[in-house]
Molecule: transfer RNA
Organism: Candidatus Komeilibacteria bacterium RIFCSPHIGHO2_01_FULL_52_14
RNA sequence: GGGCAGGUGGCGUAAUUGGUAGCCGCGCAGGACUUAAAAUCCUGUGGUGAAAACCGUGAGGGUUCGAUUCCCUCCCUGCCCA
Repeated sequence: GGGCAGGUGGCGUAAUUGGUAGCCGCGCAGGACUUAAAAUCCUGUGGUGAAAACCGUGAGGGUUCGAUUCCCUCCCUGCCCA
């Protein structure tokens, strides 16, 4: 330099032929159980905010009534080729 795959909560990972973003697991917080703890079980858990609400899928544009999803450029990570 060329090609392919990927980038989504604190972490890993879902969500498709564009239509409510946040499933599942881990972690964390609170509670139950225990003499105490571990394990197990229950509830909660993106950000700002008093709330209403607004923002949020690597960054910036484009298409569209509507984009995590389609198109373009760039950044980052991994693999392959040279």